[in-house]
A computed fold for a 1395-nucleotide RNA from an uncultured bacterium, annotated as small-subunit ribosomal RNA. The prediction has a mean pLDDT of 83. The sequence is in RNAcentral, with records from Greengenes.
RNA sequence: CGGCGCAGGGGUGCGUAACGCGUAUGCAACCUACCUAUCACAGGGGGAUAGCCCCGAGAAAUCGGGAUUAAUACCGCAUAAUACUACUUUAUUGCAUGAUAGAAUAGUUAAAGAGAUAUCGGUUAUAGAUGGGCAUGCGUAACAUUAGCUAGUUGGUAAGGUAAGGGCUUACCAAGGCGACGAUGUUUAGGGGUUCUGAGAGGAACAACCCCCACACUGGUACUGAGACACGGACCAGACUCCUACGGGAGGCAGCAGUGAGGAAUAUUGGUCAAUGGACGGAAGUCUGAGCCAGCCAUGCCGCGUGAAGGAAGACGGCCUUAUGGGUUGUAAACUUCUUUUAUAUGGGAAGAAUAAUAGAUACGCGUAUUUAUGUGACGGUACCAUAUGAAUAAGCAUCGGCUAACUCCGUGCCAGCAGCCGCGGUAAUACGGAGGAUGCGAGCGUUAUCCGGAUUUAUUGGGUAUAAAGGGUGCGUAGGCGGGUAUAUAAGUCAGGGGUGAAAUAUUUCAGCUCAACUGGAAAAGUGCCUUUGAUACUGUAUAUCUUGAGUAUAAUUGAGGUAGGCGGAAUGUAGUAUGUAGCGGUGAAAUGCAUAGAUAUACUACAGAACACCGAUAGCGUAGGCAGCUUACCAAGUUAUAACUGACGCUAAAGCACGAAAGCGUGGGGAGCGAACAGGAUUAGAUACCCUGGUAGUCCACGCCGUAAACUAUGAUCACUCGUUGUUGGCGAUACACAGUCAGUGACUAAGCAAACGCGAUAAGUGAUCCACCUGGGGAGUACGAUCGCAAGGUUGAAACUCAAAGGAAUUGACGGGGGCCCGCACAAGCGGAGGAGCAUGUGGUUUAAUUCGAUGAUACGCGAGGAACCUUACCUGGUCUUAAAUGUUGAAUGCAUAGGUUAGAGAUAGCCUUUUUCUACGGAACUGUCAACAAGGUGCUGCAUGGUUGUCGUCAGCUCGUGCCGUGAGGUGUCGGGUUAAGUCCCAUAACGAGCGCAACCCCUAUAUUUAGUUGCUAACAGGUUAAGCUGAGGACUCUAGAUAGACUGCCUACGCAAGUAGUGAGGAAGGUGGGGAUGACGUCAAAUCAGCACGGCCCUUAUGUCCAGGGCUACACACGUGCUACAAUGGUUGGUACAGAGGGCAGCGACUAUGCAAAUAGGAGCGAAUCUCCAAAUCCAAUCUCAGUCCGGAUUGGAGUCUGCAACUCGACUCCAUGAAGUUGGAUUCGCUAGUAAUCGCACAUCAGCCAUGGUGCGGUGAAUACGUUCCCGGGCCUUGUACACACCGCCCGUCAAGCCAUGGAAGCUGGGGGUACCUGAAGGCUGUGCCCGAUAAGGAGCGGUCUAAGGUAAAACUGGUAACUGGGGCUAAGUCGUAACAAGGUAGCC
Repeated sequence: CGGCGCAGGGGUGCGUAACGCGUAUGCAACCUACCUAUCACAGGGGGAUAGCCCCGAGAAAUCGGGAUUAAUACCGCAUAAUACUACUUUAUUGCAUGAUAGAAUAGUUAAAGAGAUAUCGGUUAUAGAUGGGCAUGCGUAACAUUAGCUAGUUGGUAAGGUAAGGGCUUACCAAGGCGACGAUGUUUAGGGGUUCUGAGAGGAACAACCCCCACACUGGUACUGAGACACGGACCAGACUCCUACGGGAGGCAGCAGUGAGGAAUAUUGGUCAAUGGACGGAAGUCUGAGCCAGCCAUGCCGCGUGAAGGAAGACGGCCUUAUGGGUUGUAAACUUCUUUUAUAUGGGAAGAAUAAUAGAUACGCGUAUUUAUGUGACGGUACCAUAUGAAUAAGCAUCGGCUAACUCCGUGCCAGCAGCCGCGGUAAUACGGAGGAUGCGAGCGUUAUCCGGAUUUAUUGGGUAUAAAGGGUGCGUAGGCGGGUAUAUAAGUCAGGGGUGAAAUAUUUCAGCUCAACUGGAAAAGUGCCUUUGAUACUGUAUAUCUUGAGUAUAAUUGAGGUAGGCGGAAUGUAGUAUGUAGCGGUGAAAUGCAUAGAUAUACUACAGAACACCGAUAGCGUAGGCAGCUUACCAAGUUAUAACUGACGCUAAAGCACGAAAGCGUGGGGAGCGAACAGGAUUAGAUACCCUGGUAGUCCACGCCGUAAACUAUGAUCACUCGUUGUUGGCGAUACACAGUCAGUGACUAAGCAAACGCGAUAAGUGAUCCACCUGGGGAGUACGAUCGCAAGGUUGAAACUCAAAGGAAUUGACGGGGGCCCGCACAAGCGGAGGAGCAUGUGGUUUAAUUCGAUGAUACGCGAGGAACCUUACCUGGUCUUAAAUGUUGAAUGCAUAGGUUAGAGAUAGCCUUUUUCUACGGAACUGUCAACAAGGUGCUGCAUGGUUGUCGUCAGCUCGUGCCGUGAGGUGUCGGGUUAAGUCCCAUAACGAGCGCAACCCCUAUAUUUAGUUGCUAACAGGUUAAGCUGAGGACUCUAGAUAGACUGCCUACGCAAGUAGUGAGGAAGGUGGGGAUGACGUCAAAUCAGCACGGCCCUUAUGUCCAGGGCUACACACGUGCUACAAUGGUUGGUACAGAGGGCAGCGACUAUGCAAAUAGGAGCGAAUCUCCAAAUCCAAUCUCAGUCCGGAUUGGAGUCUGCAACUCGACUCCAUGAAGUUGGAUUCGCUAGUAAUCGCACAUCAGCCAUGGUGCGGUGAAUACGUUCCCGGGCCUUGUACACACCGCCCGUCAAGCCAUGGAAGCUGGGGGUACCUGAAGGCUGUGCCCGAUAAGGAGCGGUCUAAGGUAAAACUGGUAACUGGGGCUAAGUCGUAACAAGGUAGCC
């Protein structure tokens, strides 16, 4: 040179919504190198060329020239068919073109040798196998806010082209083709076997492995070849990188490694062809980042280990605790015994190897086959085995509030932080952080992302639409879907049997191999699908025939505010005219604006105008809906009934479409009485752009034309069938009928079954079924934006997303609330009496002040409250000075007889120092007692009443609050407890699916009113007696009063009336008392995080030479002011003076104190009696008499001066009382407000607690005198029961809306700026194919170079469309802390709300 290969294997998923893929078919329209089988053949020639050699150009890549040479390279000639071409013809056959087999004639076309002589090749033809090509049915993403697309487009004829059919290409002809069964467009995407999930149906995915497709830097193009329009080939254009001598060249890891970049993130520039497989070769063999191995990574799956047994002083330590103790960690550890997987060391050591090749043997003529020997391992001295050593080498992560297995302490204090959802954290956090402990999993654990499930939450299986989201405003009707009885045919759907296919792998079952398993291998079944074939014919379909019950027609009757057009009517209103007539009218909660002496309103008559039609009139009628109302005429339409005469399924529903469609609104032209948006004025109001009033324009009315929406509602689509009853009503029919089980069509109420979350619906269904349409899928954003479309406009229809929330919503329940309703009660109002609010003072509070003015209580339910008694003390506060085991108590020990008391010094005192003094008992051992010292236990009126106990206030002495069983309801829950009566009462009666019971009510308890009886001292004294100035003073008595025990008494028991009863009424009877006789104690479940840590107790926190303790002085007593509660007054019902009478209940020995004396008096000096029915404290108003005579007084007593008394250590701050003097305000009190219904209010004094004294006029009790009024429940306040509405449940002091202001977020519009991909038109146009030419080469030929044409990638220009980004400015939206303004909604939400 030549041949074969390079189109395989390997990689990736850009593109592609497509015959790309899957599946099933077809090719009578095709190709297929190497391989297999069969038939036939290979004769004879020729000319070149690479390599090699020489020369040249270039930096290089590379290229040019010359000479010479071979072939299985190339080219003629020969031969040749079952090949090919043309033509004729026969038979068979097919769904058509046609096909198959055969015959005849003519023409055309082949070949190559090599060789180790084993063999390997060559040519033609036929057939097979393999691989491919083409075509077709079915399946294969989202968006309709993409509805019209298409000129080679659709078809035909002819030709060309291809391996082959075909508009594949060209010419001509025709005007077709596709599309709501979704064309076209845009976006996204490789498809499948399979994988994940799921009960399945489905949903999601397309990593690894297998099949198919597409691609190889981006785009285009062909060449070669059997096969490519070719990953490691070529040419051109483009972008990029590199080399360059600037002239020109080179390149394509989406092969294996590796690098960079990007990123949350993904490995070694390893070994080997030993095996499997591939290419070439006859073979040896070469090549092979396919492959087989090794390396890295807990990335996944599987297996194994980190030890096992014993061991309680339940050790130490940790943590918790009720802390001398206990619990837990925990048999856990230590300790004892045992084992050796793993580890380490040493030694041995595979299977995977079968070939091929070489040599030999056997069968043997060769080929060939069998067999023996030699020989081949990357992994790898790996797996595995043996021996030795020794518990030796090996545990973490998350969680612990519920879901969800697992709990305590400390720290923190709405901070720091956690969080999947609900939600934790604001001083006792099982939720944050740490610790101890526990739980789960374990060489892993937890987080994040994604998919399916749960989710019947897109519902085929398997949902809904009255009120939760959801029925179109209504009708007609096209497509579509569905459709009555009978018969026949057919066999499309349907069903059954057979055949083919449904690759392998995966998955399932079973068997087997690695020590098990993961993993791997064998077999079976399955693969629900598609194709084909045979059969069946009930149902559906199709075709034909027929029927009458669905539907329609006819005839007759009938009904109605059905519609359209015209005519007519009266009442009312307004206006105008005339008349009468005079000062107001009108309007409102009340007024004013307005009208009116220029004559209103009112009244009478007349005229005109427009609009609406009282009574009848009715949950009555008609209409498809909207809607329709005086009477009447005309026209039009409809329903119903009867007849069963006619047609013979003609039907139902209804996307798209068409028509109608309240009110308001719009256009043009009329009309305009009343009403009446806007607007104006008057009121109201904080404001009032409203509600109310006076006016009033559009509009309301008519004609024509638009609009097309309503809470267009029965919030209920249309049609058909079926399914207990009762009772009205409208129109027909039947019928003599005003009877009537009738019947048809409407229209109402109640109800059974059934349904429903409940409410409710219930033949007019929301029941049971069938058909069709419409609509829904959490709330907000939003029926908004953009786009499209309709409209003159207003606007309508269609209709998102970002973002944001964990709800929004329905029905019902229990409460609470209402400027909802009904019934009832209460000194709640009303009727009365007396006060407060004005004055002075007392007292408490706020405020202010202060060194301190200690603290608490703060609407009712704090404020004469804690406090029932602050000069010191109290005392908690302030100033100053002390103490540090300290005020009390207990235990133990020690030494004692202290202590105490008296005196004294210093000091403000506490305190310190000094002097004196020294207990009791005794069995003499000691004991008791007191203090001292030491040790151990302190103390806190510091904080938290929102950590608590206990106690208390208030609703409220209101009549309520509950339970068991039963019943009702899915349930919350209801019933009982409601209803009718009645009561002071949930008191009682009746009724009753309730029957009973409990806590409350009432009663039982105490005081008081009457009587009897018992008992008479300290009480009493009628009779008898004594006695005194007098006196129950004395004897005496129990009669009376009284005392204090018992008992009786009152129960609507009796009567009358009413009533079923409960009960009510009565100037009833009786009775001391009459309907709870009067008063007290007694306070249900609960509410107010009500009050109290300062009565006490107590958890936690805080202080410990002080926040503890002691002492002195001061303060709590301040004082421009404000408020509450009281006292005293303002006077004649009184003041003053004198005289005089009558209580009850309490207290009393550091006491009450008679009585006497003194003092003006407070009081003092003495002092009987009495621990009290014995003694004592001990009355006032009243009554009698006098005086004052209406005044700032003989009222009133504040304030101040003086002098005193008493208590007490001490009255200065800071006591009470007495006397003398002084003699303020005040002449009955504004708005408003408080108490009280009978022995009450009012008024008068007395006592007691606390206490040395007292700031007490306060509190708690006691008695004396002793009223007025209540028609009544409309209103204010509070409460109870029933009912109603509710968007409230922290419960109306609730909830909640919108603007504005501030911050953040996403988004719409927008002049403009800047990108992207696609299309159209024009220009230019490489490589290349096709084609024409070809004067040059060749020999003149074949052919070619060259040149021209056509097509074309890229490029350029232009005008549009689509889709992004960004943007001055601008619009609304959402979310935010406690902002501003109002108060729209929820109750009748204070003007019913809404569309």